[in-house]
Predicted 3D model of a 96-nucleotide RNA (c-di-GMP-I riboswitch aptamer) from a Gammaproteobacteria bacterium.
RNA sequence: CUUAUUAAAAGGCAAACCUCACCGAAAGGGGGGGACGCAAAACUUCCGGUCUACAGUGUCAAUUUUGGCAAAAACUAUGAUAGCGGGGUUGCAACU
Numbered sequence: 001c002u003u004a005u006u007a008a009a010a011g012g013c014a015a016a017c018c019u020c021a022c023c024g025a026a027a028g029g030g031g032g033g034g035a036c037g038c039a040a041a042a043c044u045u046c047c048g049g050u051c052u053a054c055a056g057u058g059u060c061a062a063u064u065u066u067g068g069c070a071a072a073a074a075c076u077a078u079g080a081u082a083g084c085g086g087g088g089u090u091g092c093a094a095c096u
Stems, first nucleotide, its partner, number of pairs: 004096001012038002017033004022029002036083001042089003046086003049081003055076003058069005
């Protein structure tokens, strides 16, 4: 130095839950508390999965951006999840 491995020590992160006069349409995210866990639980939506649906997709009339009708359902990611999995990039310590 490389590969395998994960003993020790130091340090790091932080699920559920609680909380906020934080952001968001929602999913979800952020701050504070808190620890189930994590050797990549660091970074990255390239692939698959999952979650959400503000918005879009209707019809009639005038006629080209307005008005009427009816209410939802369904579908769609461009949103979210990197602590759902895979891939990519980077990286701390060190027994054997």
Overview
Its Rfam family is "c-di-GMP-I riboswitch aptamer". Gene Ontology term of the family: cyclic-di-GMP binding.